[in-house]
RNA sequence: AGAGUUUGAUCCUGGCUCAGGAUGAACGCUAGCGAGAGGCUUAAUACAUGCAAGUCGAACGGUAAGGUCUAGCUUGCUAGAUACACGAGUGGCGAACGGGUGAGUAACGCGUACACAACCUACCUACAAGUGAGGAAUAGCCCCGGGAAACUGGGAUUAAAACCUCAUAGUAUUAUUCUGGAUAUUUUGGAAUAAUUAAAACUCAGGUGCUUGUAGAUGGGUGUGCGUCCGAUUAGCUAGAUGGUGAGGUAAUGGCUCACCAUGGCGACGAUUGGUAGGGGGCGUGAGAGCGUGGUCCCCCACACGGGUACUGAGACACGGACCCGACUCCUACGGGAGGCAGCAGUAAGGAAUAUUGGACAAUGGGCGCAAGCCUGAUCCAGCUAUCCCGCGUGCAGGAUGACGGCCCUAUGGGUUGUAAACUGCUUUUAGUAGGGAAGAAACCCCUUCAUUUAUUGAAGGGCUGACGGUACCUACAGAAUAAGCACCGGCUAACUCCGUGCCAGCAGCCGCGGUAAUACGGAGGGUGCGAGCGUUAUCCGGAAUCACUGGGUUUAAAGGGUGCGUAGGCGGCGUUAUAAGUCAGAGGUGAAAUCCUACAGCUUAACUGUAGAAUUGCCUUUGAUACUGUAAUGCUUGAAUUAGGUUGAGGUUAGCGGAAUGUGACAUGUAGCGGUGAAAUGCAUAGAUAUGUCAUAGAACACCAAUUGCGAAGGCAGCUAGCUAGGCUUCAAUUGACGCUGAGGCACGAAAGCGUGGGGAGCGAACAGGAUUAGAUACCCUGGUAGUCCACGCCCUAAACGAUGUUAACUCGAUGUUUGGAUUUAGGAUUUGAGCAUCCAAGGGAAACCGUUAAGUUAACCACCUGGGGAGUACGUCGGCAACGAUGAAACUCAAAGGAAUUGACGGGGGUCCGCACAAGCGGUGGAGCAUGUGGUUUAAUUCGACGAUACGCGAGGAACCUUACCUGGGCUCUAAUGCGACUGUUACUGGCUGAAAGGCCGGGUUCCUUCGGGACAGGAAGCAAGGUGCUGCAUGGUUGUCGUCAGCUCGUGCCGUGAGGUGUUGGGUUAAGUCCCGCAACGAGCGCAACCCCUAUCGCUAGUUACCAGCAUUAAGUUGGGGACUCUAGCGAGACUGCCGGCGUAAGCCGCGAGGAAGGUGGGGACGACGUCAAAUCAUCAUGGCCUUUAUGCCCAGGGCGACACACGUGCUACAAUGGUCGGCACAGAGGGUAGCCAAGCCGCGAGGUGGAGCCAAUCCCAGAAAGCCGAUCCCAGUUCGAAUUGGAGUCUGCAACUCGACUCCAUGAAGGUGGAAUCGCUAGUAAUCGCGCAUCAGCCAUGGCGCGGUGAAUACGUUCCCGGACCUUGUACACACCGCCCGUCAAGCCAUGGGAGCUGGGGGUGCCUGAAGAUGGUGACUUUACGGGGAGCUAUCUAAGGUAAAACUAGUAACUGGGGCUAAGUCGAAACAAGGUA
Repeated sequence: AGAGUUUGAUCCUGGCUCAGGAUGAACGCUAGCGAGAGGCUUAAUACAUGCAAGUCGAACGGUAAGGUCUAGCUUGCUAGAUACACGAGUGGCGAACGGGUGAGUAACGCGUACACAACCUACCUACAAGUGAGGAAUAGCCCCGGGAAACUGGGAUUAAAACCUCAUAGUAUUAUUCUGGAUAUUUUGGAAUAAUUAAAACUCAGGUGCUUGUAGAUGGGUGUGCGUCCGAUUAGCUAGAUGGUGAGGUAAUGGCUCACCAUGGCGACGAUUGGUAGGGGGCGUGAGAGCGUGGUCCCCCACACGGGUACUGAGACACGGACCCGACUCCUACGGGAGGCAGCAGUAAGGAAUAUUGGACAAUGGGCGCAAGCCUGAUCCAGCUAUCCCGCGUGCAGGAUGACGGCCCUAUGGGUUGUAAACUGCUUUUAGUAGGGAAGAAACCCCUUCAUUUAUUGAAGGGCUGACGGUACCUACAGAAUAAGCACCGGCUAACUCCGUGCCAGCAGCCGCGGUAAUACGGAGGGUGCGAGCGUUAUCCGGAAUCACUGGGUUUAAAGGGUGCGUAGGCGGCGUUAUAAGUCAGAGGUGAAAUCCUACAGCUUAACUGUAGAAUUGCCUUUGAUACUGUAAUGCUUGAAUUAGGUUGAGGUUAGCGGAAUGUGACAUGUAGCGGUGAAAUGCAUAGAUAUGUCAUAGAACACCAAUUGCGAAGGCAGCUAGCUAGGCUUCAAUUGACGCUGAGGCACGAAAGCGUGGGGAGCGAACAGGAUUAGAUACCCUGGUAGUCCACGCCCUAAACGAUGUUAACUCGAUGUUUGGAUUUAGGAUUUGAGCAUCCAAGGGAAACCGUUAAGUUAACCACCUGGGGAGUACGUCGGCAACGAUGAAACUCAAAGGAAUUGACGGGGGUCCGCACAAGCGGUGGAGCAUGUGGUUUAAUUCGACGAUACGCGAGGAACCUUACCUGGGCUCUAAUGCGACUGUUACUGGCUGAAAGGCCGGGUUCCUUCGGGACAGGAAGCAAGGUGCUGCAUGGUUGUCGUCAGCUCGUGCCGUGAGGUGUUGGGUUAAGUCCCGCAACGAGCGCAACCCCUAUCGCUAGUUACCAGCAUUAAGUUGGGGACUCUAGCGAGACUGCCGGCGUAAGCCGCGAGGAAGGUGGGGACGACGUCAAAUCAUCAUGGCCUUUAUGCCCAGGGCGACACACGUGCUACAAUGGUCGGCACAGAGGGUAGCCAAGCCGCGAGGUGGAGCCAAUCCCAGAAAGCCGAUCCCAGUUCGAAUUGGAGUCUGCAACUCGACUCCAUGAAGGUGGAAUCGCUAGUAAUCGCGCAUCAGCCAUGGCGCGGUGAAUACGUUCCCGGACCUUGUACACACCGCCCGUCAAGCCAUGGGAGCUGGGGGUGCCUGAAGAUGGUGACUUUACGGGGAGCUAUCUAAGGUAAAACUAGUAACUGGGGCUAAGUCGAAACAAGGUA
């Protein structure tokens, strides 16, 4: 110090989450020791038991128990004494401290600083004075009673330092007078006079006590300034309330209380009210500022079962006191009584959770006491507890063939665990055993001695005293011996592999993992981190600048109020003087200690502790400074305003006037339609519409001018004229003299719609009606039409009220246009100076888009507003409103995002440009029929598998009868059907028989061939090594292929631009078939594509002529032969075409021309060739291959069957439906192929398939081989035919072990559907379509009508790019990026969750009125009582009062039938609202 997470990627905004530290913690796993510290955070719930406050005989009367002494005697009793001791009692002091808790309290409670001239203070200290004389009681004890008990009544008698009276006293108190001082005032010191009030004894004779007063110290009381949580959905509160006078009361001030008088007091600087809470020193965190917190320790406060009250006392309204009320518990003889652990232990309960009914007063401290001493759950110690902090240990060194085992791998081997172990040597902390053994202790007290002792004094020495504890510590002994776990390993975040699992089980802090190759689940091995702990959970701070004082924002991300005026408040121009409040400096006081920090020191170290310093940022007092701010005074003119002249405009308001248009009415002309739409219909019209003309009338709005214009605070404002009225600007002076800016509340204005009352109503037009559209159409379109729109008055108060940009002021380059003033002027479209409205840009800003003197720049002032999305501008409450509704405005719950700007794509029922048999123009088909073939479906034992829009379906298959074959049934084999190595065997090779469907099984015969004699061929083959699989995964892969698409695109280097994703280049202007080329340009170049290079074809030349050719010569039946090298042809090499030439256009590239020339003209025609990529496209069944599965089977062999099934559906074809035809006869012309297990001639036989036959040919030689359409002739005559051929019957041929399932072909016979094909749809632009035949591959044969080639004949049409489809480029919009087959909204249905309303029901706290009213206080009275008498008390009575009762209302919780919306959820239903012009923006 940051990181992860929104996106395809980017920048930003913004939330969520993580890494750190901490805790009075808890939970899980684990656990050796010690030291220090901490330990009911919950029920201020209830408490059994014990202890926690007593002490003094040196105050008193005394003597219940004990000791001692004496006496008596019954020898264990009685009596007496006791300066031993002491129960109970009187009295004194203490009990108000110490200890606990945090319920209450938002307060002078606490903190801090002051004040008391308004106060008290026992014990202690100092000083002054005093301590005289009397008296009457009462407890105890004794006697008699009551009661279960607690307790209590009566009588007699008694003491005191208990109580009372008197005396004396002043620096006491009260009153008056005089006087000095201080002060804002009340007052204070001194003096005088008058009145009033004291005392207690004990004694060792030293004193200790006692009384009065003053002073101190200590402790308290009271008052004040400042500080001290949240809510305004709490805005008004207050009757002793605020003040005065007087009185009472108190230690003391005071409405503290009372009487009277006045009407005040508090409050947006937050009163009142509600909620929450003890406060502080401190503690945690943080760089700090802050934020959170207040346990342990210290200070203060409050409380002591809940509430009230006083008494005593120096001090209490009293934790272990009293009285009363209440709740609860206990005892009881039922009549009455007792109690208060928030003291220490402990118990129950609650809870995730927190300890022993321990020891000691040895130390420190406290109470009492002269003291000894007693008491002390304060305290000191111990026990429990990993709760925290700190320290130590669980060994150290050597030790490789790197053992065994585990795990992993590319597995004869390697890696890792790992110097780890074993083994050798060493050490002994700790634990164990044994022994020794502290400091904390010095006082008080006792003894002795000394001193200038004479005081119960001081000093010195000695003695006594330890709970902890036989503890710390020390020594010895033996032995590695007694001691390691937890979490994690996808990223953040250090650490990786295997197996299992298969969206299951599970994990998860966030993002997210898991659907068969999971570093994310579970286990293992290994590793990482920390370590007697480690993780998890909870909470706080940090990171979070994510509430921003330090230190944020508001055009579009959340956020500027709709606008102005203006109150409080905040802020404020230029001088001078004064002051010194703020401010600054010095000094003083205070800021408790502890804590933190620094230094040093003590425990072996540390934690811990001690000493010292620093710090304590604050408050108060005081002295000074005076720049700035404030305050006061006095000036100034530049801010602001006023006067004067001029000017400007749809500024406002009232009244009047105007024309066009529209509607309506009347009349006229006139006739059949009008109107409306995409097309229609509803509607109007023969009762005369629409149209046209004239007149009349109504209401509303103001064409042109008109604009990027003008005016206004905003909303808004538009015909013309007038009245009234407000503002702006400008010019020259003058006047005032800071009068200013902003503005919470407040007030006013505020489009449209809406509301009320009354008018008005032409057009338009929610609702509504009808007609259409549609699957539906409560819409869009059409015909009507009511409110409304208009006017007057009154409400409403909201808008995307927008510049999504608050107001004001200053500063910061320019250019252009325009509106309206002024000045100058050469009169110009000029220059200049103001005020506006706009556009473009520099600097600068911004996430960017953009803003840019009209800022979103740089500054200042003030106001408003924001803090993740949803829930929600909702609920509740309140205010406003007639209502509608508006203003204010949450929470639970839920998500990890929501969002802004820009980028690249993709998409659009967006735009532009362009292309393509894409459409159009044509020709021929498919879709209908029959058949062939493929597919789906169905069937089946099996109908093997794959391919599925385009890009599957005559596809893999370029040949399924067996084989193929992968499928089914059945029969068999198990190291094997094949191959290699292989010791060995040389006969098993070869061959025969039986059985069997075959495979196979069983039984025989048998001595092979070559030889260089080593061996080899051939065959078998033990053990063993490598098996095999057309089983799965094409979504693990390679390779291959389809498609977009032969479309013109796809990229890179460097540079430049941009924060960046990216852009530029590649866009633009032209051009092209083309990112083809040219020009321009922050680009310059380059690569893969295009084109070209390659092949075929079209022309010519050269070379060469056999098997091809034959002009001329010879020859023949025949290029048959001789010959020829001219021609054709063959096959090699060349030429040729390049917009090269001409003309026109053009800058160029290039285009145009019936151009020339040429065989060919603008790529001549074809082919091969397929960029980056897309479709998780296809193929694991061509092949290869990872992983998984299988191994007497999913492998292998064999026979038969199946792949050929058949109600159907689809694709691709063939043949047709006929006369441009069929049939018959005759005649003519190709090209390209194939051929020896082959092609097969002639001849003969058969109607034919074919048979026979055997010539030729390894091919420019021979054969297949007859080309067909065509031409000539004949026939048929429009019909289911002389069309068409399916189907079926019969007879055959050929191939082949074998044609039943299931071949082809031939002949005879049979002669189905079909008469040109619905919606729809396909191909083709020239040697093309159409049509005609020929050949080849595969192949024994063939289901081929398929595929691939070849030639013959040989068209029509293209105006053109509006539309359909596909594509390219540019641009635009986007909420899409799995990319429109996208995204996404709402109702309904289902489940879950929280929440609002709700007839009510049940609580809670507080207030009010009335009634009653304990204890107590105050007042009155007091016939009774008292030894005390100007006295006290009982009693009675008045007032106040806790609690209680009652009544009405408010507030606040919980719950509730029913009900409302909201959120989340798997693939539910209905539609299609939004995102593109989202199909009605």